Overview:
This is a predicted complex of two RNAs, RNase P RNA and transfer RNA, with 447 nucleotides together. The coordinates come from a structure-prediction model, not an experiment, and the mean pLDDT is 75.

[in-house]
RNA sequence: UGAGUCGGCUGGGCGGUCGCGGGUCGCAAGGCUCGAGGAACGUCCGGGCUCCGCAGGGCAGGGCGGUGGGUAACACCCACCCGGGGUGACCCGCGGGACAGUGCCACAGAGAACAGACCGCCGACCCUCGUAGGUCGGUAAGGGUGAAACGGUGGUGUAAGAGACCACCAGCGCCUAGGGUGACCUGGGCGGCUCGGCAAACCCCGCCCGGAGCAAGGCCAAGCAGGAGGCGUUUGAGGGCUGCCCGUCCGAUGCCUCCGGGUAGGCCGCUUGAGGCGCGUGGCAACGCGCGUCCUAGAUGGAUGGCCGCCGCCGCGCCAAGACGGGCAACCGUGGUGCGGCAACAGAACCCGGCGUACAAGCCGACUCAUCCG
RNA sequence: GGGCGGUUAGCUCAGUUGGUAGAGCGCCUGCUUUACACGCAGGAUGUCGGGGGUUCGAGCCCCUCACCGCCCA
Numbered sequence: 001u002g003a004g005u006c007g008g009c010u011g012g013g014c015g016g017u018c019g020c021g022g023g024u025c026g027c028a029a030g031g032c033u034c035g036a037g038g039a040a041c042g043u044c045c046g047g048g049c050u051c052c053g054c055a056g057g058g059c060a061g062g063g064c065g066g067u068g069g070g071u072a073a074c075a076c077c078c079a080c081c082c083g084g085g086g087u088g089a090c091c092c093g094c095g096g097g098a099c100a101g102u103g104c105c106a107c108a109g110a111g112a113a114c115a116g117a118c119c120g121c122c123g124a125c126c127c128u129c130g131u132a133g134g135u136c137g138g139u140a141a142g143g144g145u146g147a148a149a150c151g152g153u154g155g156u157g158u159a160a161g162a163g164a165c166c167a168c169c170a171g172c173g174c175c176u177a178g179g180g181u182g183a184c185c186u187g188g189g190c191g192g193c194u195c196g197g198c199a200a201a202c203c204c205c206g207c208c209c210g211g212a213g214c215a216a217g218g219c220c221a222a223g224c225a226g227g228a229g230g231c232g233u234u235u236g237a238g239g240g241c242u243g244c245c246c247g248u249c250c251g252a253u254g255c256c257u258c259c260g261g262g263u264a265g266g267c268c269g270c271u272u273g274a275g276g277c278g279c280g281u282g283g284c285a286a287c288g289c290g291c292g293u294c295c296u297a298g299a300u301g302g303a304u305g306g307c308c309g310c311c312g313c314c315g316c317g318c319c320a321a322g323a324c325g326g327g328c329a330a331c332c333g334u335g336g337u338g339c340g341g342c343a344a345c346a347g348a349a350c351c352c353g354g355c356g357u358a359c360a361a362g363c364c365g366a367c368u369c370a371u372c373c374g
Numbered sequence: 375g376g377g378c379g380g381u382u383a384g385c386u387c388a389g390u391u392g393g394u395a396g397a398g399c400g401c402c403u404g405c406u407u408u409a410c411a412c413g414c415a416g417g418a419u420g421u422c423g424g425g426g427g428u429u430c431g432a433g434c435c436c437c438u439c440a441c442c443g444c445c446c447a
Base pairs, nucleotide, nucleotide: 001370002369003368004367005366006365007364008363009362010361012311013310014309015308016307017306018305020035021034022033023032024031025030037345041356042355044354045353046352047351048350049213050212051211052210056246057245058244059243061209062208063207064206065205066080067079068078069077070076081095082093083092084091085090096204097203101202102201103198104197105196118143119142120139121138122137123136124135125134126133151169152168153167154166155165156164170194172191173190174189175188176187177186178185179184217268218267219266220265226259227258228257229256230255231254238250239249240248275294276293277292278291279290280289281288282287312342313341314340315339316338317337318336319335323334324333325332326331375446376445377444378443379442380441381440384399385398386397387396393430401417402416403415404414405413423439424438425437426436427435
């Protein structure tokens, strides 16, 4: 210099002016102060909080799935293991079980799961001698089909062949030595010679899950008109917000359905929290602990915006200089002015932790490969 | 704000143990008719809303995004 990998950050700044929402001071006019995001988004997970007459047992249902750790919890995060990809930095993996069982593997192909003779190879017999034809048999080394064909290579052997036998390799199971908390890794011995794939198919194993959601829920105020039908009152209607059963609790001016009528107000919940920042400390890390410091939106048809100036940044055009600065060197950096633009994705609505997705322009750090120069 | 459902031919919809996707209406061509309609015969039509994954193979199973619709006090 070129190509690339990974991680992190910013998301215009300052001032003036006119407005908007909250708080506070004031009799008022008005003053002071606070006022969106990294994703506030999708609502895909996990929690806090609230209610369901505290949620007990079983079935069903749902979720998770290498190991160890982190956390309030998780499907998240960190570290490691294994498998795959890349020259490499590094990246990807819903990564338990297919000798518990059931099921599926279309088409093609002879044969698709205790395999399979279509071509080929080999032998015997028949015809008419035969290397051609036919019949019977042997054979999985070769061809062909397929996503997948029942270990691979070499040899022995044979009529031709074959783990039939041998050597090495791969894989599986059992025993065993060492290392590691563990997943697992490294090595030794033995065995039968070989056992297909799919569980994001049912299922099995282990662990976890009560449900609903701030329109939860509570309080106050205002207003109205009842009628019909059904069920039930200890022999129990109905209810306890996913289904079923048992258990248990509530339950009589009760419950359900239909018709009709009334209200579309206020307050609480409502923002200080698993909170941010800095320093120290334990840990490889995620994260934990201690100390200090800061207060940072709460609307309810829903506020955060418009204009002007300066700076900064970006794009385009014109002009000037050929100098200066850094470096051993290759080489690198730096000016004035005019015009235009200031963005992208998007916007709180009970609150947090994650994940996923969207994003103009720009910045920083670490590392890899190739090439050049010294 | 919160909770659910759907997207398959031009339209309305089917699609189960995952194996080359259909029905009705509509459209096109021919026959019939002087001509039209009816009728008869034949035919065309799909990125299965987009992307990714699992699998030999996805309309179907899993993840994600987009759009449309329904419910609540």